[in-house]
Molecule: small-subunit ribosomal RNA
Organism: metagenome
RNA sequence: AGAGUUUGAUUCUGGCUCAGAACGAACGCUGGCAGCGUGGAUUAGGCAUGCAAGUCGAACGGGAUUCCUUGGAUUCAAUCUUUCGGGAGAGAAACCUUGGAUGAGAGUGGCGAAAGGGUGAGUAACGCGUGGGUAACCUGCCCCUGAGUUGGGGACAACUUCCCGAAAGGGGAGCUAAUACCGAAUAUGGUGGUCUUCCAGAUGGAAGGUUAACUGAAGGUGGGGAGUUCGUUUCGGCGAACCCUAUCGCUCGGGGAGGGGCCCGCGUCCCAUCAGUUUGUUGGUGAGGUAAUGGCUCACCAAGGCUUACGGGUAGCUGGUCUGAGAGGAUGGUCAGCCACACUGGGACUGAGACACUGCCCAGACUCCUACGGGAGGCUGCAGUCGAGGAUCAUUCACAAUGCGCGAAAGCGUGAUGAUGCGACGCUGCGUGGAGGAUGAAGGCUUUCGGGUUGUAAACUCCUGUCAUUCGGGAAAAAGUGUCAUGCGGCGAAUACCCGCAUGACUUGAUGUUACCGAAAGAGGAAGCCACGGCUAACUCUGUGCCAGCAGCCGCGGUAAUACAGAGGUGGCGAGCGUUGUUCGGAUUUACUGGGCGUAAAGGGUACGUAGGCGGCCCUGCAUGUCGGAUGUGAAAGCCCACCGCCCUACGGUGGAACUGCAUUCGAAACUGCAGGGCUAGAGUACAGGAUGGGAGAGCGGAAUUCUAGGUGUAGCGGUGAAAUGCGUUGAUAUCUAGAAGAACACCGGUGGCGAAGGCGGCUCUCUGGAAUGUUACUGACGCUGAAGUACGAAAGCUGGGGGAGCAAACAGGUUUAGAUACCCUGGUAGUCCCAGCUGUAAACGGUGUGCACUUGGUGUGGGGAGUAUUGACCCCCUCCGUGCCGGAGCUAACGCGUUAAGUGCACCGCCUGGGGAGUACGGUCGCAAGAUUAAAACUCAAAGAAAUUGACGGGGGCCCGCACAAGCGGGGGAGCAUGUGGCUUAAUUCGAUGCAACGCGAAGAACCUUACCAGGGCUUGACAUGGCGACCCUUCGGGGGUGGGAGUGAAAGUUCCCUUUACGAUCACAGGUGCUGCAUGGCUGUCGGCAGUUCGUGCCGUGAGGUGUUGGGUUAAGUCCCGCAACGAACGCAACCCUUGUGUCUAGUUGCCACCGCAGGUGAUGAGCCUGCGAGCACUCUAGACAGACUGCCCGUACAAGCGGGAGGAAGGUGGGGACGACGUCAAGUCAGUAUGGCCCUUACGCCCUGGGCUGCACACGUGCUACAAUGGUCAGUACAGAAGGAAGCAAUACCGCGAGGUUGAGCAAAUCCCCAAAACUGGCCCCAGUUCGGAUUGGAGUCUGCAACUCGACUCCAUGAAGUUGGAUUCGCUAGUAACGGCGUAUCAGCUACGGCGCCGUGAAUACGUUCCCGGGCCUUGUACACACCGCCCGUCACAUCAUGAAAGCCGUCUGCACCCGAAGUCGCUGAGCCAACCUUUCGAGGGGGCAAGUGCCGAAGGUGCGGGUGGUGAUUGGGAUGAAGUCGUAACAAGGUA
Repeated sequence: AGAGUUUGAUUCUGGCUCAGAACGAACGCUGGCAGCGUGGAUUAGGCAUGCAAGUCGAACGGGAUUCCUUGGAUUCAAUCUUUCGGGAGAGAAACCUUGGAUGAGAGUGGCGAAAGGGUGAGUAACGCGUGGGUAACCUGCCCCUGAGUUGGGGACAACUUCCCGAAAGGGGAGCUAAUACCGAAUAUGGUGGUCUUCCAGAUGGAAGGUUAACUGAAGGUGGGGAGUUCGUUUCGGCGAACCCUAUCGCUCGGGGAGGGGCCCGCGUCCCAUCAGUUUGUUGGUGAGGUAAUGGCUCACCAAGGCUUACGGGUAGCUGGUCUGAGAGGAUGGUCAGCCACACUGGGACUGAGACACUGCCCAGACUCCUACGGGAGGCUGCAGUCGAGGAUCAUUCACAAUGCGCGAAAGCGUGAUGAUGCGACGCUGCGUGGAGGAUGAAGGCUUUCGGGUUGUAAACUCCUGUCAUUCGGGAAAAAGUGUCAUGCGGCGAAUACCCGCAUGACUUGAUGUUACCGAAAGAGGAAGCCACGGCUAACUCUGUGCCAGCAGCCGCGGUAAUACAGAGGUGGCGAGCGUUGUUCGGAUUUACUGGGCGUAAAGGGUACGUAGGCGGCCCUGCAUGUCGGAUGUGAAAGCCCACCGCCCUACGGUGGAACUGCAUUCGAAACUGCAGGGCUAGAGUACAGGAUGGGAGAGCGGAAUUCUAGGUGUAGCGGUGAAAUGCGUUGAUAUCUAGAAGAACACCGGUGGCGAAGGCGGCUCUCUGGAAUGUUACUGACGCUGAAGUACGAAAGCUGGGGGAGCAAACAGGUUUAGAUACCCUGGUAGUCCCAGCUGUAAACGGUGUGCACUUGGUGUGGGGAGUAUUGACCCCCUCCGUGCCGGAGCUAACGCGUUAAGUGCACCGCCUGGGGAGUACGGUCGCAAGAUUAAAACUCAAAGAAAUUGACGGGGGCCCGCACAAGCGGGGGAGCAUGUGGCUUAAUUCGAUGCAACGCGAAGAACCUUACCAGGGCUUGACAUGGCGACCCUUCGGGGGUGGGAGUGAAAGUUCCCUUUACGAUCACAGGUGCUGCAUGGCUGUCGGCAGUUCGUGCCGUGAGGUGUUGGGUUAAGUCCCGCAACGAACGCAACCCUUGUGUCUAGUUGCCACCGCAGGUGAUGAGCCUGCGAGCACUCUAGACAGACUGCCCGUACAAGCGGGAGGAAGGUGGGGACGACGUCAAGUCAGUAUGGCCCUUACGCCCUGGGCUGCACACGUGCUACAAUGGUCAGUACAGAAGGAAGCAAUACCGCGAGGUUGAGCAAAUCCCCAAAACUGGCCCCAGUUCGGAUUGGAGUCUGCAACUCGACUCCAUGAAGUUGGAUUCGCUAGUAACGGCGUAUCAGCUACGGCGCCGUGAAUACGUUCCCGGGCCUUGUACACACCGCCCGUCACAUCAUGAAAGCCGUCUGCACCCGAAGUCGCUGAGCCAACCUUUCGAGGGGGCAAGUGCCGAAGGUGCGGGUGGUGAUUGGGAUGAAGUCGUAACAAGGUA
């Protein structure tokens, strides 16, 4: 950084798709280790269980338990003693008791519980971000500081007891403490009033005075001991208080720090198909309320406020994160800041702080317990569970560290946190071994069978030891705290206590069998995933056969798939790899950076004009924009840089930079802006004479048309491609006269004029608009554009009223047609016209918004003005405005535009963002309606498109050619026969060829064979080839060679047996296939086409496809030649060269020839003559070689030339005639059955052999021929004249036989020697127009020949028979001269023949061509095109069927919400408060007062209810159009003049 995809190709426009990066991911396959991160994104769904907020006994009463202790009684008892009866008895146990220690659980009280932790439902908001304000505020704990801390009182829990209840819990009575509660005192202060000073930004603030007002407290603990008091005493003391002191508290102030409340500027998503909204609403006064401002609340007054408001949808915001070159875009998980929420809704209480996640009250839903009366609960804390989901972990360990709460402290608590576990979820690191090793092993795959590849890969040899495993050792995270000891300092009366500091000792680790280090063993335990047609790195085989499947886009798959599936190989990445989803990028495809609008999507129909945007020259001032400096802020983390710490990295630490921003302040004044002053070049006003289909109204005019009346006049008129409907004998059309009516204004008339556009055309008048020109004077920026808005706005249409000649939707009739609801014709109503009103759209187009400025020219035309010259207003020239054409630069994808820009700039407006769905639906606005305007989505496609290019095509044009037509001659199509084909039939009728370009074609020979088909019978290494093996024979040891005969059976093939001989066996590779594919192929062939074309190199033009050359003007049979030309040359074709034929010359004469000459023979007359033969000869003919000849060379005319026309000469004249020769290419044309050949298929058969049959089959249809239909003939008789070819398994003379086919014989000839060889024609006779003396089919009989064999199924001969047919419908074929036509002859194949076919040969031998309009085919140029498989193209709509999404719809259901009303919980506030009440006051002690409570009640008030609306979603019989779908139906609308542009 780009790439693929629209086309035959191209350029452009334009969408779609891909390659990149990223993720809290998921899924598939696979999975070794470690570090660091990270993990419920869905149901803010429901939750079992455990834990997540406690702590303080140094605030308080009480006190379980345990221990010590005093005393008592009881029991036991070591031991001592004993009168042996017993006694003493340390000690022990439990019990009672005195005092003390301990201090569980609960309670009063204090602090905390508002933090920490979770989640993102709500919220579009001062919620968040950023910067400010608070002189309108609060602040527990903490720090500093000032002053205090006096003296009393009464209760309530706990506890005891009684009662109720299942429980939760509750009630009564009684006792009691406090740092709990309540009075009182004290006021440095504070509050209030008042005065002064200072400050400030408005309300105000601060400080200092002053003042009869108001306002506070609580103690705990440690230590001291002179004195005093009290209590107790076992009289030693002990304890308490006073007192002193320390410390922790408490009260009232002041200050600070940190935290919070409130307010403001700016920023913060989408929808205008949400345009108006709001009644406490906006403001004021007063009051209430709050910590505090404020409609926050209330009363009254005023009527304001807001406007991207209001409404709807979506969403926590940010630092940041991802992407990007950046600008941007997307996003907000972890971490950090803020906010909001805690089952849902409402509410307050307590408190410094909450309207409170694990507090309270009420309502609701849900769950649980219950004795049915009532109760309990809230994981969006950590784990965990169910559900839903594609999907997200342990009901772990520890308070060791960090932090937080409480506490004087020890300490306790802490699912915060620190750790570990699980998950490849991510990032990072490491490993799965290293070196050597070629017989290039085996195996796999492949192969052209040689090999190649896997591949140094493996084996093998030598090493190493990371990770994992086992064993041993072993840090750091720990600093503190506390105790003890010592020392110092502070407080203090104090050597006490307490506090602080220092030193020493002891003490604290969840992780943890940690990290790390060492040792041991052994290559041992550790590689997969995806891709391989292009994009995109990487290719083969097999299977499959539009199937199965793949696919991100283009697209693969229908028998040779690098695209499916498997395999081998290769490429990529690697403990991962792919897929899916999402975001940005690529996409300059929303364009600020950085796009466009003539034709691709896109200029509003036009003007005026509001807001807005923009705005001429000069001067002065200001400083909002702008520029510069400074200050504050822009949290940390993150990104970037440097350094450092984990072995490195990820990760972390420290510092820097950055944070492009905001605010404050100081400065500058060029530009912009604002204010003031001036100017005239922009703009405007006035004046003058001209131009004008500009607009409105009124009047007038003639031509035409139709109608009416009358006259003349008669049979048609009219209409069309042709007709018909229609009109007309009741008199049309035609013509003349007169009249009526309505509409439109010929000629002039013109890319001429005017207008903003739509539009405007007879003439005159009236009213009126604008522009241009010229001249000076005036105003002094008054200007440009223009969202809304307003006005105008063709035609058609609508409403009402007129009018209505012509024209003419609808309609009717006639034609056309397969149909014709059309085109054409005859009629004809709305309408067209006028008035009034509506509609508001057009291809309203220059498909080009308006204005201004600038930028080479040429040439027309309309209007005005000036100049020269002139008699003059001509001509000429200059200039301004308008309107055209052509063109330069420049622009454009190209076409094109080009001073009238689509060039270069500025200002402003409108519009576009793939095609279809769709300018449609819904909603809104407008309209009487028709409808207009605004304007989507679902779904679907990979295109849709613009311009240009090359072709092809056109019922487009031009030019030209061809037996293409025309002019002619002869045929086909009718008949019979032959032959081929289709069809039918068949056991088989083998196969192929199928418009021209298949059909007398493959087939130049089907009785068997051929033969491929059918039936039957047989064979299996085979009918045929090669190689290998084992025997045998010969051998010169190299090698070479051979393998017989007979019999039986049978239709044959074959098979069986026997004999002889030295003497043939079995088997493997393979053979074989006319089996398939001509759409896998080679080769060959046909066709366009004997058409004149098809290309290349270089150059030039074009962005390019491509063009030029090859087009043009002529000419030719020809791209043949000439001329011209950005082309110059060249190639394949054309032509020529080759063969043949036509003339001549030369050479050569055998087998050819025989003129002259000689000889012989025959005939005749022993003649002439003729015939035959021989010799001689080569003259001629001929043969076959060489050469000559023809080149538009010569002449005339014409033309620039090429050439053309005519002529001469010549055998031949303009290519002399004919042949061979067939450009680039087209038709997937034909052929696998000529041969070759890839692949597939068969292998005792799809191979091979044989017999017989079939290819010959016959209701029929077609093609190609033959013979005819007759007199230009038939028949009979006579009589001539060829060429070319062939001949040995051959041609055959001669002679004889036969009517004949033919037979017998066999001279000659491997050939210019011999053989085979004409017919028509000509001459004469007959036939006399008929189914014949035409015609010969068919049939009967008799034969000949070939052949092993003529039955199916040969040819020929003879005799007899004697069919159709009397010139052929529509239509069609060949031929332009030695041609057509007619006539015969030869020959290949072949035993013979179906040959009347094919290929050749000669004989006789015409007619016609005016000409290119038409048919067919072709060539060149040009034009249009929506075609490119190329018109046999493309393509439209209805209908039918299926699927999908969507609109409407009587309704139905849900959800959100508005208004009105009802009910009204808890609760705050207000009122009442007869009932109840310890503290204070008074008191006569009864009580009263003050204050409060219960209870009641009022306003408000959640949930709930009723009614009426609105928004939104779902569903809905039926219905509308839309999209898609294989070959459905009907037509043919569009693309060519698309057949009616």